[in-house]
RNA sequence: GGGCUCGUAGCUCAGUUGGUUAGAGCGCAUCCCUGAUAAGGAUGAAGUCAUAGGUUCGAAUCCUAUCGGGCCCA
Numbered sequence: 001g002g003g004c005u006c007g008u009a010g011c012u013c014a015g016u017u018g019g020u021u022a023g024a025g026c027g028c029a030u031c032c033c034u035g036a037u038a039a040g041g042a043u044g045a046a047g048u049c050a051u052a053g054g055u056u057c058g059a060a061u062c063c064u065a066u067c068g069g070g071c072c073c074a
Base pairs, nucleotide, nucleotide: 001073002072003071004070005069006068007067010026011025012024013023019057028044029043030042031041032040050066051065052064053063054062
């Protein structure tokens, strides 16, 4: 330098043919339970969907460029 692939909650990851309010587990906060923890139960917070632009009535999803990680070739 070229090709492929990934980027979604604090962490690990889903997200179907583009369709209205983006989810799970763990973790975190508050409460219940306990003599007190752990475990268990209830409720809740937490997201510019890597960035910018484009297509579309509508984009996490499609297209382009850029940034970052990984793999392969030279």